[in-house]
Notes:
A computed fold for a 421-nucleotide RNA from an Actinomycetota bacterium, annotated as Bacterial RNase P class A.
RNA sequence: GGAGUCGGCCAGGCGGCCGCGCUCGUCAGCCCGGGCUCCGGUCCGGGUCGGCGGGUGAGGAAAGUCCGGACUCCGCAGGGCAGGGUGCUGGGUAACGCCCAGGCGUGGUGACACGUGGCAAGCGCAACAGAGAGCAGACCGCCCACGCUGUCGAUCCGCACCGGUGCGCGUCGCCGGGGCGGGGAGGCGUGGGUAAGGGUGAAACGGUGAGGUAAGAGCUCACCGGCACCUCGGGUGAUCGAGGUGGCCAGGCAUGCCCCACCCGGAGCAAGGCCGAGCAGGGACGGGACGGCCCGUCCACAUCGUCCCAGGUGGGCCGCACGAGGCGUCGGGUGACCGGCGUCCCAGAGAGAUGGUCGCCACCUGUCGCACGGGUAACCAGCGACAGGGACAGGAUCCGGCUUAUCGGUUGGCUCCUCCC
Numbered sequence: 001g002g003a004g005u006c007g008g009c010c011a012g013g014c015g016g017c018c019g020c021g022c023u024c025g026u027c028a029g030c031c032c033g034g035g036c037u038c039c040g041g042u043c044c045g046g047g048u049c050g051g052c053g054g055g056u057g058a059g060g061a062a063a064g065u066c067c068g069g070a071c072u073c074c075g076c077a078g079g080g081c082a083g084g085g086u087g088c089u090g091g092g093u094a095a096c097g098c099c100c101a102g103g104c105g106u107g108g109u110g111a112c113a114c115g116u117g118g119c120a121a122g123c124g125c126a127a128c129a130g131a132g133a134g135c136a137g138a139c140c141g142c143c144c145a146c147g148c149u150g151u152c153g154a155u156c157c158g159c160a161c162c163g164g165u166g167c168g169c170g171u172c173g174c175c176g177g178g179g180c181g182g183g184g185a186g187g188c189g190u191g192g193g194u195a196a197g198g199g200u201g202a203a204a205c206g207g208u209g210a211g212g213u214a215a216g217a218g219c220u221c222a223c224c225g226g227c228a229c230c231u232c233g234g235g236u237g238a239u240c241g242a243g244g245u246g247g248c249c250a251g252g253c254a255u256g257c258c259c260c261a262c263c264c265g266g267a268g269c270a271a272g273g274c275c276g277a278g279c280a281g282g283g284a285c286g287g288g289a290c291g292g293c294c295c296g297u298c299c300a301c302a303u304c305g306u307c308c309c310a311g312g313u314g315g316g317c318c319g320c321a322c323g324a325g326g327c328g329u330c331g332g333g334u335g336a337c338c339g340g341c342g343u344c345c346c347a348g349a350g351a352g353a354u355g356g357u358c359g360c361c362a363c364c365u366g367u368c369g370c371a372c373g374g375g376u377a378a379c380c381a382g383c384g385a386c387a388g389g390g391a392c393a394g395g396a397u398c399c400g401g402c403u404u405a406u407c408g409g410u411u412g413g414c415u416c417c418u419c420c421c
Base pairs, nucleotide, nucleotide: 001417002416003415004414005413006412007411008410009409010408012361013360014359015358016357017356018355020057021056022055023054024053025052026051027050029048030047031046032045033044034043035042036041059392063403064402066401067400068399069398070397071268072267073266074265083264084263085262086261087260088102089101090100091099092098103116104115105114106113107112117259118258122257123256124253125252139198140197141194142193143192144191145190146189147188148187149186156182157181158180159179161177162176163175164174165173166172167170206224207223208222209221210220211219225249227246228245229244230243231242232241233240234239272318273317274316275315281309282308283307284306285305286304287299288298289297290296325344326343327342328341329340330339331338332337363389364388365387366386367385368384369383370382373380374379
């Protein structure tokens, strides 16, 4: 210098003008309640609207709502079955399907990336092609036996000719026939054997060599690979190393049922709690005349009035913003993370406010110009002008993750190649 790989951070800045939500203070108006009053008011509290001033106001994903928790209500002796979830090992965590570290496998020169319980427990499945798809299979090939045929020249190859047939109509293909030439030992059929070789497939039941055989084959043997088990050693463990034994070899799919281990009660802030207008409901009491009062009689009425009650609608308040919290620093740990100390308070709503515009600066892209720095050159770098661009996207109980979207900028670790000292 080039090529790559894995992370971290930012999400334009400043100013002018206009505007929005919440909150605090203050001023004025209006309304309600209460106290005092010389009835004119005055003081206190609350609400509402407005002015002024102060403070504060989205994200790295606020998103998808896919996992996990906090919180709340309901349910719940204990155990089991069923059902759901997770899945190499160890660790982190409130918890997780997340994160960290490691093991093994695959890919890559490498940094690194991706995958991950069990199919030598059982059952099941495997399109097409292929002879055969699970302890398989005989299509070609190879070998054996028998039969026919062949040196009186077969099968095979070439050349024209004749006949048939097909369309793509040609100096065409296919089938049959006899003829001529070449060539020189096999050819065909039936019945068996054979898994070495060919061919099919995603996948065809270890590899090399030797023995063996009619030909072959783990059929036998040696070595290698792989597997199961045992012993010893390293490691907390996944697992690794060494030695031995075994039988010759054990295919794939568990995102098919299943087996094994571990985990799991349900619903969700529209959770849930408090206060409670009106209407409807329930209860108690309540009238007039005669009369001093009671009884009684008559009239009126109750579909009324006053007070009280429970549940609870509209509505209001809480839940609801101090938290597994942010930042800094120190310590522990390979790391995820944990602990100590210091410091900060940081949206909270009403179905939902955080925006618009202008200017300057910075950034990116393109064009043009200047300048002549680097380079053989293409070009790169510098300065200036003009034009264009700045994404994805908006909290609603909160938190930890994952996933997805995102114009761009910036920064760190590591790897490979080339050159120079």
A source record names the gene rnpB.
Its Rfam family is "Bacterial RNase P class A". From the family's description: Ribonuclease P (RNase P) is a ubiquitous endoribonuclease, found in archaea, bacteria and eukarya as well as chloroplasts and mitochondria.